[in-house]
The part of an RNA shown here (large-subunit ribosomal RNA, domain II) has 692 nucleotides and comes from Oxyrrhis marina.
The prediction has a mean pLDDT of 81.
RNAcentral holds the full RNA, with entries from ENA.
Its Rfam family is "Bacterial large subunit ribosomal RNA". Gene Ontology terms of the family: structural constituent of ribosome and ribosome.
Context: one part of a larger RNA
RNA sequence: AUCAACAAGUUUAUUUUAGUGGCGAGCUUACGCAAAUUAAAAAGUGCAGGCACAAAGAAAUUAAGUUCUAAAAUGUUAAAUGUAGUCUCUAAAAUAAAACCCGAAACUGAGUGAUCUAACCAUGGGCAGGUUGAAUUUGAAGCGGUAACGCUCAUCGGAGGGCCGAACUCGUGUAUGUGGAAAAAUAUUGAGAUGACCUGUGGUUAGGAGUGAAAGGCUAAUCAAACUCAGAGAUAGCUGGUUUUCUGCGAAAUCUAUUUAAGUAGAGCGUUUAAAAUUCUUCAUUUUGAGGUAGAGCUCUCGAUAAGCGAUGGGAAUGAAAAUUUUACUGAAUUUAGUGAAACUUCGAAUACAAAAUAAAAUGUUUUAAGCAGACAGACUAUGAGUGCUAAGAUUCAUAGUCAAGAGGGAAACAGCCCAGACUGAUGGUUAAGGUCCUUGAAAGUGAUUAAGUGGUAAAAACGUAUAAAAACUCUGACAACCAGUAGGUCAGCUUAGAAGCAGCUAGCUUUUAAAGAGUGCGUAAUUGCUCACUGGUCUAGUUUUUUCGCGUUGAAAAUGUAGAGGGACUUAAAUUACUUGCCGAAAUUGUAGAUUUAAGUCAAUGAUCUUAAAUGGUAGCAGAACGUUCUGUAAAUUUAAAAAGGUUUAUGGUGAUAUAAACUGAAGAAAUCAGAAGUGAGAAUGUUGAU
Numbered sequence: 001a002u003c004a005a006c007a008a009g010u011u012u013a014u015u016u017u018a019g020u021g022g023c024g025a026g027c028u029u030a031c032g033c034a035a036a037u038u039a040a041a042a043a044g045u046g047c048a049g050g051c052a053c054a055a056a057g058a059a060a061u062u063a064a065g066u067u068c069u070a071a072a073a074u075g076u077u078a079a080a081u082g083u084a085g086u087c088u089c090u091a092a093a094a095u096a097a098a099a100c101c102c103g104a105a106a107c108u109g110a111g112u113g114a115u116c117u118a119a120c121c122a123u124g125g126g127c128a129g130g131u132u133g134a135a136u137u138u139g140a141a142g143c144g145g146u147a148a149c150g151c152u153c154a155u156c157g158g159a160g161g162g163c164c165g166a167a168c169u170c171g172u173g174u175a176u177g178u179g180g181a182a183a184a185a186u187a188u189u190g191a192g193a194u195g196a197c198c199u200g201u202g203g204u205u206a207g208g209a210g211u212g213a214a215a216g217g218c219u220a221a222u223c224a225a226a227c228u229c230a231g232a233g234a235u236a237g238c239u240g241g242u243u244u245u246c247u248g249c250g251a252a253a254u255c256u257a258u259u260u261a262a263g264u265a266g267a268g269c270g271u272u273u274a275a276a277a278u279u280c281u282u283c284a285u286u287u288u289g290a291g292g293u294a295g296a297g298c299u300c301u302c303g304a305u306a307a308g309c310g311a312u313g314g315g316a317a318u319g320a321a322a323a324u325u326u327u328a329c330u331g332a333a334u335u336u337a338g339u340g341a342a343a344c345u346u347c348g349a350a351u352a353c354a355a356a357a358u359a360a361a362a363u364g365u366u367u368u369a370a371g372c373a374g375a376c377a378g379a380c381u382a383u384g385a386g387u388g389c390u391a392a393g394a395u396u397c398a399u400a401g402u403c404a405a406g407a408g409g410g411a412a413a414c415a416g417c418c419c420a421g422a423c424u425g426a427u428g429g430u431u432a433a434g435g436u437c438c439u440u441g442a443a444a445g446u447g448a449u450u451a452a453g454u455g456g457u458a459a460a461a462a463c464g465u466a467u468a469a470a471a472a473c474u475c476u477g478a479c480a481a482c483c484a485g486u487a488g489g490u491c492a493g494c495u496u497a498g499a500a501g502c503a504g505c506u507a508g509c510u511u512u513u514a515a516a517g518a519g520u521g522c523g524u525a526a527u528u529g530c531u532c533a534c535u536g537g538u539c540u541a542g543u544u545u546u547u548u549c550g551c552g553u554u555g556a557a558a559a560u561g562u563a564g565a566g567g568g569a570c571u572u573a574a575a576u577u578a579c580u581u582g583c584c585g586a587a588a589u590u591g592u593a594g595a596u597u598u599a600a601g602u603c604a605a606u607g608a609u610c611u612u613a614a615a616u617g618g619u620a621g622c623a624g625a626a627c628g629u630u631c632u633g634u635a636a637a638u639u640u641a642a643a644a645a646g647g648u649u650u651a652u653g654g655u656g657a658u659a660u661a662a663a664c665u666g667a668a669g670a671a672a673u674c675a676g677a678a679g680u681g682a683g684a685a686u687g688u689u690g691a692u
Base pairs, nucleotide, nucleotide: 001692002691003690004689005688006687011097012096013095014094015093016092017091018090019089021087022086023085026051027050028049032045033044055062056061065076066075100241101240103238107231108230109229110228111227112226118205119204120203121202122201123200124199125198126197127195129164130163131162132160138154139153141152142151143150144149168192169191170190173188174187175186176185207223209219210218211217244626245625246624247623248622249621254267255266256265257264258263269374270372271371272370273369274368275367276366277365280364281361282360284358285357286356287355288354289353295347296345297344301341302340303339305337306336307335308334313329314327315326316325317324318323378403379402380401381400382399383398384397385396386395387394408419409418410417423594424593425592428590429589430588434584435583436582437568438567439566443581444580445579446578447577448576449575455570460554461553464551465550468547469546470545471544472543473542481538482537483536484535485534487511488510489509492506493505494504517532521530522529595616596615597614598613599612600611601610627681629678630677631676632675633674638670639669646665647664648663649662650661651660652659653658
């Protein structure tokens, strides 16, 4: 991993509600008794008790009333046009219990452990060899000293948690090993190796306790509290799982509260039953309302810009003081102009909301009572806002939609986007969104634009190009190009070493001319030189500038490989834009055949028939109707060796769970119908056991 078997809302008591049946102002027995039987049961008896028929008060007590009070109000109860209960059974839920099943870490009690390991006690054992050479001894030795004694030399000696290094003990680095040879080892390299050394045997100390040269270490491969059994099915607001079918309806992820935020309770939203109300519901139109948002504005409030005027204050001068004059200072208030605002408003919509009227639609809607819920982690999109960076697939609200709980078509693929809401079957038609060169179902035409593969990235930039408009010049010759001229006073004056059109400053005249600046740029030390403005000629028809709008261009750099039209590929298009007519395209809609539900009607008068209309996506969940399994009654009936159950295969019926039949196999029981009772249905629980 596969297959098989097993595996989860049960039982008892009480209460409530609904249904069912009995009796009914009453209803009902419990224990027990008696009888009977192989045994169990049924019926009988049993009037204790319970509920109801009257309540209020703590109570005495009173009583359709009563209590508090001096008395009322108040509280509670009953009645209000004629009382309804009670008991059995069934279903559902609640409460108490293990209470749908599995799952802790832990807590408590009683015991078992020191054959591992920690420390200690008792008694034994072990440590090759080499090396170093402390104290000490001796020498009537030498030297010093009065002496005690010291030093030196020689000699003796054999100390040490000394040194090197086997056994032994340990475990430093590295490698291997890592489902290992091994639940801690192997190889190599290391540390100690007469000591706080190593070790055998026996013994002592234990679970909030021991032992610990102390690491929370060790206490039998277990230690921040061992192991075993018990309390015990501890508890788990947390995770996982919870077994057949079909039908009707169908949510929520919000508010309030919470030692509350992963839970729960009340409300909102779902469902079922009963009763009632009416048009309360939806949609359209009209009318009437209240409002202070968008926008706008600056009257108020706050902020902010420019200019004028300018109080107060500061500085300066004069003065004995008062004060006067003054100012590149300060700048209240005010004037003019032009402004910003969620917590500004002299103004002010659209929507939305409320009320009313009219019309239409609908198995409509709403309310009340009762039973049962689920849900209270929401997601994205659009719009209006807050927080944030007008960041986020961010976060918090509001309004709407979709998903959640929704399949189908489109968006290449793509819960939340666009279209559209799947009762069932087969097979056609028409469309939606979106498409129509090939992939790939379906297309053609007309006018224009784009040349960038733009299409299929932004701000910004620019003689790209099409459109629309304005101004100016122009056959008295424009714009561009080419040829020629571009002078004199004068090197203007000043400055300067120099300054001659051209370093700089001032001024910018005049003459000759077709025209020519006291000079546009280059250049020189300064001149010279080249050039421009300006003029003539050649040539010949449009030229220059500004604005507008469409489509393009640059801007344009990312990590495996084109790679941001899905691909091929596309250029008077298969791109963009305007228009025209087709077509394709879904589970939409429609035709056809059928099923179920609901409503209305019809028949029979017990959904059992028929007709019409509408409806039939669905998670949590509520409600309804069924299938199957085991056992019991029915059943000493029926069936079966002329072959039961079971198995394999096939066929048929049913919306389905499933049912029936046949063939083969099998060899001894099976179990219609209608009822009853449950150890009643497996694919999931890192489920349990077995097999492979």